Bacterial RNase P class A from a Pseudomonadota bacterium, 361 nucleotides, folded computationally. It was read from a public genome assembly, where an Rfam model found it. Taxonomically the source falls in Pseudomonadota (Bacteria, Pseudomonadati). Rfam family: Bacterial RNase P class A. The family's RNA type in Rfam is ribozyme. From the family's description: Ribonuclease P (RNase P) is a ubiquitous endoribonuclease, found in archaea, bacteria and eukarya as well as chloroplasts and mitochondria.

């Protein structure tokens, strides 16, 4: 130089006008104003209200080698184990199939209490076949009842052995997953558990529209008081009649509601105002523990808090890209209660460590 793997950083820069928002300040006027994901709301917390005497069982959901950080976690880190990659490196819901229960499509003789197409040995034979023995060899299949090789047999077969697997308990070495090494066993019942279950451990509901606080018109409830009535009656707004409004198509005749008005004063809601609201599991630097995630000390730093919801425009100059120029463009996408993860988006540009190959000295 190519080709590639790991970790990170930025996310167009300064200044000038003129705006918007918070804070400060009598005012002029000074300060600060969106992010690496602010996103999607997938996990974990705070806080906050509701439900609960404590515990534990069920039932539901979640999580699943090992040690370890952490407020927690399904995140991190280290480290085991298995599969990819020549390598640097990647990836894996990675616990039990010997409690049970299902499921394994097509093909296949068979997909699990078992079984044998073709083949290869044997016995019979009417010469077509028929019985027995075999699981090596072919054949199906994602997956056939340990591999392989030697012996041995009538053919074969862990039947026998040897070297691999495996199982099982010992010893070593590690904190543990694990691993490594000798015996012993001829060999056990394939494979799914993001099927059902089995065990171990977590889990109370709901969410800033949580929740608190002030509180108006208008309606409407409730309690006193006043005053008034179409008629008729009662001790009494007590009963009835007339009136009104729905209704049973429509008249008759039903049916059901209704049948005062002002003042004060008590509660409760609604609009609407305030809080919650941002100083935190804070950034940042150095030092010391640790392989690291991560802790601990010290300095030091103030860093949106809006609420139909501010964080913008405009102009010079420079940088990048596109273009012959004139120009035209800057990636993804924008906080809404606050933190730790995850997961998606993302133009360009940078750095720093590794690994394959090539060239020249």
């Nucleotide at each position: 130089c190519c080709a590639g793997a790991g970790a990170g950083u930025c996310g167009g820069a300064u200044g000038g006008c003129c705006g918007c928002a918070g804070g400060c300040g009598c005012a002029a006027g000074c300060u600060u104003g969106a992010g690496g994901a602010a996103a999607g709301u997938c996990c974990g917390g705070g806080c906050u209200c509701c439900a609960c005497g404590g515990a534990a069982a069920c039932a539901c959901g979640g999580u699943g080698c090992c040690g370890g950080a952490u407020a927690a976690c399904g995140u991190c880190c280290g480290g085991c184990g298995c599969g990819g990659g020549c390598g640097a490196c990647c990836g894996c819901a990675g616990g039990g199939a010997a409690a049970g229960u299902g499921c394994c499509a097509c093909a296949g003789a068979a997909a699990a209490c078992a079984u044998a197409c073709c083949g290869c040995c044997u016995u019979c034979u009417u010469c077509g076949g028929a019985g027995g023995g075999u699981a090596a060899g072919g054949g199906u299949g994602a997956a056939a009842u340990g591999g392989c090789g030697a012996g041995g047999u009538a053919a074969g077969a862990g039947c026998u052995c040897a070297c691999c697997g495996c199982a099982g308990g010992c010893u070593u070495g590690g904190u543990a997953a694990c691993a490594a090494g000798a015996c012993u066993g001829g060999c056990a019942g394939g494979g799914u558990a993001a099927a059902c279950c089995c065990c171990a451990c977590c889990g109370g509901g709901a969410g800033c529209a949580a929740g608190g606080c002030c509180a108006a018109a208008u309606a409407g409830g409730g309690a006193a008081g006043a005053u008034a009535c179409g008629c008729c009656u009662u001790g009494a707004g007590u009963g009835g009649c007339a009136g009104g409004a729905c209704u049973g198509u429509u008249u008759u005749c039903g049916g059901u509601c209704u049948c005062a008005u002002c003042u004060u004063c008590c509660g409760g809601g609604u609009c609407g105002g305030c809080u919650g609201c941002u100083a935190g599991a804070g950034g940042u630097g150095c030092g010391c523990g640790g392989c690291a995630a991560c802790g601990c000390g010290c300095a030091u730093c103030g860093c949106a808090g809006a609420u139909g919801a501010a964080u913008g425009g405009u102009c010079a100059u420079c940088c990048c890209c596109c273009g012959c120029a004139a120009g035209g463009g800057g990636a993804c996408a924008g906080a809404a209660c606050c933190c730790g993860g995850c997961u998606u988006a993302c133009a360009g540009a940078c750095u720093c460590u590794c690994u394959g190959g090539u060239u020249u000295u």